[in-house]
Molecule: transfer RNA
Organism: Candidatus Saccharimonadota bacterium
């Protein structure tokens, strides 16, 4: 230089065929449990889905470009 694959919440990932509120497990924060930690409970915060255009009534998700990361070839 050419290729495949992936960047979604502090982590670590899911997200089908494009369609209703973007989710889950660790974490976090607040209450109950408990003499007191943990352990369990219940409820809640955190996301402009890498960036830019595009198509579409409707984009995480389909398309084009750029960019970070792994990996293969050369």
């Nucleotide at each position: 230089g050419g290729g495949u694959c992936g960047g979604u919440a502090g982590c670590u990932c899911a997200g089908u065929u494009g369609g209703c509120u973007a989710g889950a497990g660790c974490g976090c924060g607040u209450c109950c449990u408990u003499g007191a930690c943990g352990u369990g409970g219940a409820c809640g915060a955190g996301g402009u889905c890498c960036g830019g255009g595009g198509u579409u009534c409707a984009a995480g998700c389909c398309c084009c470009u750029g960019u970070c990361g792994a990996c293969c070839c050369a």